[in-house]
C1' cells in the first nucleotide's frame, strides 16, 4: 500500500427571517378563558421503528395441592429481571487466515426413515458351508430337501465399528493384537463445562419425533387507574296541582281506605362530551478513580434534560463541511518512433465563483435488553497479499 475480519464511536455545522409545543414573567381584555399579545429559557433517536422478551407501576383475581397449556435447557459470571448480555467448554461446517454461522436436558420404552434395495435392526436376493436324498460321464459334478452363516457382490444419505491373526464345515468379537468410539473407576490441571494420562468393560449403527425431567408462567394494559363534571335523559325523594274515568292490595257484596295516574318546581346518584391527574428525578445522565479479561460493580464530584392530545423541532435563503460526477494540472504504466514538445486508458494525489446528493427514521407511562432499518464519515486491535529497509 492494497484486501479483509472483529470492536468502539459519530451521524452534518453556523448565521439571517417566517413559524410551531411547553415554563416562567410582564401588561391587556367582553377577564372563572383550551383567551391574544411583548420578553426570557427549554423543546426527538441510535435507532424514538418493530412492539417480540423482561422488570417497575396500575386495576381485578387468588386457602392449599395436582394435571393441563406456553417458554426455556452445555459451564461459570453479570443483572431488578430476562427467553438478554460477557468469557469460556464440546461436537460440526465455511474461510488460506483473523473470525465466523449452527446444535448443546435425558435416553429406558415407543413410532417413522422418500427413493433404490432381499432387508432401514427379528436383515438371506446373489453367494458360502455342513447332512440326507435323487441323478450322472463317479477321488468329482449338478439337483432337490433340511438347516447354519453377515466373511464376498449388489442397492442406498446410511447396512449392523476397522484392519490383520487364531478358530470353524463354513462364518461371526467368538477369542487376540492394534486402531476408531461408548462407558465405569482412579489421578492430574480447571470455581466449573471439559481436557490429559492410567485401567477395567467385546459394550458398539444414525437422524427425527412422540415421551421423561427440571426451572419459570395469575390476567389485563397508562386508552390501566383517581379525581371534578356541562348539556340531555332519568332511578330515588320532597311539596303543589290534576284525573276520581279504568287498575291494584283488604273483602263473600258495597262503602271506605292505602297504593297508582299525568303535569309543574325543588332536591339527588350514577354517568357521557370535556377538564385535571397518573407524566415524568429515574435500576438517570456526564466526568472521574478503584477492582474485574470482560459483561459489570463501588466510591467520589457535577448536573436536572420534551412532556404534545391529533399530536409541537419544520420552510425559504446565504455559508461552510462530506460524497460523487464533470473540466483542468501532475503522477504511475502501457503503445508507437531512430529521435518526443506524441498518444492512450484503469489507477492515483492536487485544484475548483462547475454539477448533483446528504441516509434511515419523529417521543406518546418509564425503564433493561432483541431484532429490523441507515448515506457517508472517524477511531483501535487482528490476518492476508505485496512493497521497502
Nucleotide at each position: 500500500g492494497c484486501a479483509g475480519u472483529c470492536g468502539g464511536g459519530c451521524g452534518a455545522u453556523c448565521c439571517g427571517u417566517c413559524g410551531c409545543u411547553c415554563g416562567c414573567u410582564c401588561a391587556c381584555g367582553u377577564a372563572u378563558c383550551g383567551g391574544g399579545g411583548g420578553g426570557c429559557g427549554a423543546g426527538a433517536g441510535g435507532a424514538a421503528a418493530g412492539u417480540c422478551c423482561g422488570g417497575g407501576c396500575a386495576a381485578c383475581g387468588c386457602a392449599g395441592a395436582g394435571c393441563a397449556c406456553c417458554a426455556u435447557a452445555u459451564u461459570u459470571c453479570c443483572u431488578a429481571a430476562c427467553g438478554g448480555g460477557a468469557a469460556g467448554c464440546u461436537a460440526u461446517c465455511a474461510g488460506u487466515g483473523a473470525u465466523g454461522g449452527u446444535a448443546g436436558a435425558g435416553u429406558a420404552a415407543c413410532g417413522u426413515g422418500a427413493c433404490a434395495g432381499a432387508g432401514a435392526a427379528c436383515a438371506a436376493c446373489c453367494g458360502c458351508c455342513a447332512a440326507g436324498c435323487c441323478a450322472c460321464g463317479u477321488g468329482g459334478u449338478g439337483g432337490c430337501u433340511c438347516g447354519g452363516c453377515a466373511a464376498g457382490g449388489g442397492u442406498g444419505a446410511a447396512a449392523a465399528g476397522g484392519c490383520g491373526g487364531g478358530g470353524u464345515a463354513a462364518g461371526a468379537g467368538c477369542c487376540c493384537a492394534c486402531c476408531g468410539g461408548a462407558u465405569g473407576c482412579a489421578a492430574u490441571a480447571g470455581u466449573g463445562a471439559u481436557a490429559u494420562u492410567g485401567u477395567g468393560u467385546g459394550c458398539c449403527g444414525c437422524a427425527c419425533g412422540u415421551c421423561u425431567u427440571a426451572u419459570g408462567g395469575g390476567u389485563u394494559g397508562c386508552a390501566a387507574g383517581g379525581u371534578c363534571a356541562a348539556g340531555u335523559a332519568u332511578a330515588c325523594c320532597g311539596g303543589c296541582a290534576u284525573u276520581c274515568a279504568a287498575g291494584g292490595g283488604c273483602u263473600g257484596c258495597u262503602c271506605g281506605u292505602c297504593c297508582a295516574u299525568u303535569g309543574c318546581c325543588g332536591g339527588g346518584g350514577g354517568g357521557u362530551a370535556g377538564g385535571c391527574u397518573g407524566c415524568u428525578a429515574a435500576a438517570g445522565c456526564g466526568g472521574u478513580a478503584u477492582g474485574g479479561c470482560a459483561a459489570c460493580a463501588u466510591g467520589c464530584c457535577g448536573u436536572u434534560c420534551a412532556g404534545a392530545u391529533a399530536a409541537a423541532u419544520g420552510a425559504c435563503g446565504g455559508a461552510u463541511c462530506a460524497u460523487c460526477g464533470g473540466a483542468c494540472c501532475g503522477u504511475c504504466c502501457c503503445u508507437c518512433u531512430c529521435a518526443g514538445u506524441a498518444g492512450g486508458u484503469a489507477g492515483u494525489g492536487g485544484u475548483u465563483u462547475c454539477g448533483a446528493u446528504g441516509a434511515c427514521a419523529u417521543a406518546a407511562c418509564c425503564c433493561g435488553g432483541c431484532u429490523u432499518a441507515u448515506a457517508g464519515c472517524c477511531c483501535g486491535g487482528c490476518u492476508g497479499c505485496u512493497u521497502a529497509u

A computed fold for a 389-nucleotide RNA, annotated as Bacterial RNase P class A.
The model forms 94% of the base pairs in the Rfam consensus.
Rfam family: Bacterial RNase P class A. A reference for the family is Frank and Pace (1998), "Ribonuclease P: unity and diversity in a tRNA processing ribozyme", Annu Rev Biochem.
The coordinates come from a structure-prediction model, not an experiment, and the mean pLDDT is 76.